Transfer RNA from an Actinomycetota bacterium, 72 nucleotides, folded computationally.
RNA sequence: GGGCGCGUGGCUCAGUGGGAGAGCGCCUCGUUCACACCGAGGAGGUCGCUGGUUCGAAUCCAGCCGUGCCCA
Numbered sequence: 001g002g003g004c005g006c007g008u009g010g011c012u013c014a015g016u017g018g019g020a021g022a023g024c025g026c027c028u029c030g031u032u033c034a035c036a037c038c039g040a041g042g043a044g045g046u047c048g049c050u051g052g053u054u055c056g057a058a059u060c061c062a063g064c065c066g067u068g069c070c071c072a
Stems, first nucleotide, its partner, number of pairs: 001071007010024004018055001026042005048064005
C1' cells in the first nucleotide's frame, strides 16, 4: 500500500428502515446477627465521526478515524 471483518450501557453481545435492548456488573429496598444467594425496583447510551439518500437511519450509500485478520 491492497483485500475482508468489526465499532451499540462499565464488560460481552443481540437488533439490518419506524418501540434502542439482553445477560453480567452497579445502586436502592426486602430477606439475614452479618455476608452470600434469592426477591422487588432503579440509574446508566452523541448506536465511532462527518456528509448523503429517505416522510423516517443504529440499520442503506460515500469519505474519514480506531481496531483485528490476510496479502504484498